[in-house]
RNA sequence: AGAGUUUGAUCCUGGCUCAGGAUGAACGCUAGCGGCAGGCUUAAUACAUGCAAGUCGAGCGAGAACGUUUCCUUCGGGAAAUUAUUAAAGCGGCGAACGGGUGCGUAACGCGUACACAACCUACCUUUUAGAGGAGAAUAGCCCCGGGAAACUGGGAGUAAUACUCCAUAUUAUUACACUUUCGCAUGUUUGUGUAAUGAAAGCUCCGGCGCUAAAAGAUGGGUGUGCGUCCCAUUAGGUAGUUGGUGAGGUAAAGGCUCACCAAGCCGACGAUGGGUAGCGGGUCUGAGAGGAUGAUCCGCCACACGGGCACUGAGACACGGGCCCGACUCCUACGGGAGGCAGCAGUAAGGAAUAUUGGUCAAUGGAGGAAACUCUGAACCAGCCAUGCCGCGUGCAGGAUGACGGUCCUCUGGAUUGUAAACUGCUUUUAUAUAGGAAGAAAACACCCGAUUUAUUGGGAACUGACGGUACUAUAUGAAUAAGCACCGGCUAACUCCGUGCCAGCAGCCGCGGUAAUACGGAGGGUGCAAGCGUUAUCCGGAUUUACUGGGUUUAAAGGAUGCGUAGGCGGAAAAUUAAGUCAGUGGUGAAAGCCCGGGGCUCAACCCCGGAACUGCCAUUGAUACUGGUUUUCUUGAAUCAAGUCGAGGUUGGCGGAAUGUAACGUGUAGCGGUGAAAUGCUUAGAUAUGUUACAGAACACCGAUUGCGAAGGCAGCUGGCUAGACUUGUAUUGACGCUCAGGCAUGAAAGCGUGGGGAGCGAACAGGAUUAGAUACCCUGGUAGUCCACGCCCUAAACGAUGCUCACUCGGUAUUGGCGAUAUAUUGUCAGUGCCUAAGGGAAACCAUUAAGUGAGCCACCUGGGGAGUACGUUCGCAAGAAUGAAACUCAAAGGAAUUGACGGGGAUCCGCACAAGCGGUGGAGCAUGUGGUUUAAUUCGAUGAUACGCGAGGAACCUUACCUAGGCUCUAAUGCCUCUGCUACCCCUUGAAAGAGGGGGUUCCUUCGGGACAGAGUGCAAGGUGCUGCAUGGUUGUCGUCAGCUCGUGCCGUGAGGUGUUGGGUUAAGUCCCGCAACGAGCGCAACCCCUUUCUUUAGUUGCCAGCGAGUAAUGUCGGGGACUCUAAAGAUACUGCCUGUGUAAGCAGAGAGGAAGGAGGGGACGACGUCAAAUCAUCAUGGCCUUUAUGCCUAGGGCUACACACGUGCUACAAUGGUAGGGACAAAGAGCUGCAAACCUGUGAAGGUAAGCGAAUCUCAAAAACCCUAUCUCAGUUCGGAUUGGAGUCUGCAACUCGACUCCAUGAAGCUGGAAUCGCUAGUAAUCGUAGAUCAGCCAUGCUACGGUGAAUACGUUCCCGGAUCUUGUAC
Repeated sequence: AGAGUUUGAUCCUGGCUCAGGAUGAACGCUAGCGGCAGGCUUAAUACAUGCAAGUCGAGCGAGAACGUUUCCUUCGGGAAAUUAUUAAAGCGGCGAACGGGUGCGUAACGCGUACACAACCUACCUUUUAGAGGAGAAUAGCCCCGGGAAACUGGGAGUAAUACUCCAUAUUAUUACACUUUCGCAUGUUUGUGUAAUGAAAGCUCCGGCGCUAAAAGAUGGGUGUGCGUCCCAUUAGGUAGUUGGUGAGGUAAAGGCUCACCAAGCCGACGAUGGGUAGCGGGUCUGAGAGGAUGAUCCGCCACACGGGCACUGAGACACGGGCCCGACUCCUACGGGAGGCAGCAGUAAGGAAUAUUGGUCAAUGGAGGAAACUCUGAACCAGCCAUGCCGCGUGCAGGAUGACGGUCCUCUGGAUUGUAAACUGCUUUUAUAUAGGAAGAAAACACCCGAUUUAUUGGGAACUGACGGUACUAUAUGAAUAAGCACCGGCUAACUCCGUGCCAGCAGCCGCGGUAAUACGGAGGGUGCAAGCGUUAUCCGGAUUUACUGGGUUUAAAGGAUGCGUAGGCGGAAAAUUAAGUCAGUGGUGAAAGCCCGGGGCUCAACCCCGGAACUGCCAUUGAUACUGGUUUUCUUGAAUCAAGUCGAGGUUGGCGGAAUGUAACGUGUAGCGGUGAAAUGCUUAGAUAUGUUACAGAACACCGAUUGCGAAGGCAGCUGGCUAGACUUGUAUUGACGCUCAGGCAUGAAAGCGUGGGGAGCGAACAGGAUUAGAUACCCUGGUAGUCCACGCCCUAAACGAUGCUCACUCGGUAUUGGCGAUAUAUUGUCAGUGCCUAAGGGAAACCAUUAAGUGAGCCACCUGGGGAGUACGUUCGCAAGAAUGAAACUCAAAGGAAUUGACGGGGAUCCGCACAAGCGGUGGAGCAUGUGGUUUAAUUCGAUGAUACGCGAGGAACCUUACCUAGGCUCUAAUGCCUCUGCUACCCCUUGAAAGAGGGGGUUCCUUCGGGACAGAGUGCAAGGUGCUGCAUGGUUGUCGUCAGCUCGUGCCGUGAGGUGUUGGGUUAAGUCCCGCAACGAGCGCAACCCCUUUCUUUAGUUGCCAGCGAGUAAUGUCGGGGACUCUAAAGAUACUGCCUGUGUAAGCAGAGAGGAAGGAGGGGACGACGUCAAAUCAUCAUGGCCUUUAUGCCUAGGGCUACACACGUGCUACAAUGGUAGGGACAAAGAGCUGCAAACCUGUGAAGGUAAGCGAAUCUCAAAAACCCUAUCUCAGUUCGGAUUGGAGUCUGCAACUCGACUCCAUGAAGCUGGAAUCGCUAGUAAUCGUAGAUCAGCCAUGCUACGGUGAAUACGUUCCCGGAUCUUGUAC
């Protein structure tokens, strides 16, 4: 000293929470010792029992129970003496008013502090002065007689005193009077003198003395009064009749309404009376840097109280804790008639409570009471006991010791890390504990004894006596590491990390928050961290919190400026001079108790603790001085303020008069079918004549244009023209007054709209209401009507986003520009100044937005208001109001936030710009039919699993009859279906038989091959190590993939801007397919993307010609590059070239764009492909593969057979074939590319109607084969029909593949010939060699459900005006509570 927590992130405001210290504590776990402290905070609840206040025989009467001694004894006891004065009791004296306890009450002169008493008292003690003569009457005890259960009490006789009474004497006593004197703020007071009156005494004695009386003084202790200080509530605003004062009296130690009589009507209060609540106050204690805040245990001072309440008596002192009386409650005793009692003394008990101790010892010390003293009493006190309640100290060992042991834990596990020098082991020490022995200080005395001094009563010295604690502290010796460690925490804050278990469960948590299968946050363990005889938790206080802000905060938008003005109290106040000295400052004196805190020193071994000294106690009082400032008083001034004069300005206010337009209504015309209204309609009006239009009349309300960024007003507010009345502001002035000022709690006034009351008025508009629409609904928005109201007069209401969300006043602080109203100067261009009204901007301020001479800047004065969100401007109370309601204005409870400004994104049925087969323009489809295929659903023993908007659904699957296969049923196996290593055997390898669906099981025969002779191959068995899993988690992962999207974006470095998140760059102006390029610019550069580099294609060249080609030459055939040969051409396949807006014209600053331009095979990216930025969707996949964790192990593994994945009311997606004449059928004819082929492609020939079969060349392929390309062309036919369209379905017969075509293959032939005649809403693809259409090939593959997929070529269009709209995307901008 700070930290956590609001947000995606940021800054701020703001609350909540934490880290610190403390405690009379309590609870949990744990516990070796000592010292010093502390110990009912709750029930001022109730108390059994014991003790806590007595003492004096040297005041008195009286007395011998007990003890001691002696004697006697029947051993029960009895008698005498003695201690000269002991017990019990009485009279009397002193004490009992101290000490000890508690905090009920008390908000008060109770306490604190400082004064005062000229208004007082004080026993015992000290000092001084004086005195003590005489007399008397009782009474208790005791004795006798009574009453009563008891407590107690009545009567009689008789007795003493330092008890009581009377007389005498008496001062500086008291009272009265007279005179005198000092002092004081006043009442008064002091001194002196005189006279008169009144009031005393007690004895005892050891003869030393002690005591007694009066008076004065001191000391001590009290009493009383006053100033100042001393909690909360105003939702307590008025209180008070002895009340305030006076006169007189009474009363008291003493002033006083303290009490009483009379008189007066005062007194207190917003500077908080009265009332209510709470509370003993202080020194101090805790905390805090301090200022403060909280507190008032222990110790000290004061007060109050003693079962609750009241009262007095005694006394120096009490209205009395262990005294009295009365009332009350409670408890106890009782013979029922009556009595007794008071632990908030020390112990102790019960109760209450989270909680607080022994019915202990001693008067040894200190102190107290009594006494002459010895002494007695003392639960005061000193000690001990209990309790880790706190503080302080000590110990639980020290050194060496690495096979870094065993064990534990963890891991990447043949091993390593850690526990850990820790242990074992070796050496050493002995505080403490144990045992034994010794053993204090605290003690000084008094009394008595001895010696001395001397005034013979005291005093000095000596020796002796006295210890509860206490066989304690302390010391020595002995033994031996021996007797001694826990608690909390380990996600962040906050020091400390891993494993297992659990699986939003159990639980944790001070705040944020952890836990839903990999939890450093739960529980356990290992390890670690912190403190330590303690450690944590809980409670409370201060701190942090500048979060009540005096020190030291705020109010435009976060909580917070009153709606506005006037103005009272109050606060504050211009210039000069004089005076005063209240504030202020300084010096001095007094006080501020002790203890405590702080500093220094000292004593217990240290410390805590204790002792001594100092400082401090920031305060109060008194006094002396200073006089700048503030205040008071006096005098003066003009600049603040006001007044006056002249002028100006304006929708300022109020009250009359007048005006036109519009609207509505009425009357009368003209006129005819609609009008009106809306997005579209309808309700409504209208043939009984509307709407429209004309004339006239009436009514009420509001004032177009001017008009504005204007003006006026305190605010609300104010607008046709004009008159009256009235308020204000401004300007100018050598005028006047002379601080008269500013602000303003209460108070008063004004206060939009709506609303209320009474009476008018009522055209239009129009809450409520009605109807019509809209809608899922529509108590709304829209429409047609329409009542209050809106208007006027008078009276209320008193609130608004009453806003500039910004209180008023004054001063100061750069500029620019516009404008309103004045006054000037001028050259009539302009310009100065005063007062307003706006915009921009500097410094400065601000969290920022922003404010910025009209401040939110810098200062001064005063007022108002705020202190987390919600509950709530609510409830209750009070005031106001006719009511509606307004004003004032909480709490319980609840949350960890609520909030402000700005940032980045996302979103918007916001805006701007741009792009895309996005729309539009076109072509062809899907959706209707049949079939194929996939999916959902359903079904099933199983219909394995996954994929599910776009981005699943002819997808994984580029081949499910068995296999595949993961699913189901059934039969089997358990170290294994597979592999490696080791050992053994050569059997069970191979063949045959039985059984079985097979796998497998059982039986029999037989004894393998190679060899370098070691062995190996193969097979089997055994053993152990490593198994296996298409089981789960794609939300633990790698890898791969889809999508946005081939969209043009995504970022970085440095700099700059911003407190920051961030921004800038990347925005802007152009341009592009493009963040492509250019220009500009606080940016300058760079990276990933774009483009290019790669491949195919299009043109050309070169090189090379076999299996390809054949122009020329030659040969040959029925025919064919068939052959010789050739490289020209095509082609093949390698290397190059070509295209760059390079050239021209136009345009433009440039980039670029435009042009049927030139040239060129190709022109502005020539066409296509591969290539996919940062990232998004916890997107997909654990079933391609890999992989963490979990699960399974005679099974979720493995083998086998059969079945299923092909089911079928239905729904959807993707396709194929069609519905026909641009067609079908038949015959004939032509032209590709790219592929594939030896378990293969198969020519050709033969057979079969055909699928195919048979025979069989060639070819591992530029050579042979698949192979026929088809649409197309020609000819013929069909003639618009469910057809010569269409081919589903079904029957029959076959072919092929394959162990095997039943479930469940394809193909062929014959027969059959379904739906379907162009498809609703809706929806998809495509911009050129594209769509459409036509065939070909391949992968997978025994075969094939392929109409799928992937490639290939043939034929080959239409359309795009354009970007308003739909969808998606990009950039800029805007709003946002996401």
Predicted 3D model of a 1378-nucleotide RNA (small-subunit ribosomal RNA) from a metagenome. Rfam family: Bacterial small subunit ribosomal RNA.